[in-house]
């Protein structure tokens, strides 16, 4: 460095429910755990979704869809 354990210390938190913001996709807070070794960060490329539009397209959302980027805890075995 790769790798990722019937390890340890911790971490995050899907669905669903409540509150709240947003036209919406969705966001935030609380409860809650399906899962996660980057489920940390970040919309660069692709995908998906929303709003407007006749269309072209524009403006958005999603990092827990995939790839690339940046950063990072632990250390059995190989």
């Nucleotide at each position: 460095a790769c790798c990722g354990a019937u390890a340890a210390a911790g971490c995050c938190a899907a669905a669903c429910c409540c509150u709240u913001c947003g036209c919406g996709a969705g966001g935030a807070g609380g409860g809650g755990a399906c899962g996660g070794a980057a489920a940390g960060u970040a919309a660069c490329g692709g995908g998906u979704c929303u709003u407007u539009g006749a269309a072209a397209a524009a403006a958005g959302a999603u990092a827990g869809c995939c790839g690339a980027g940046c950063u990072g805890c632990c250390g059995a075995g190989g």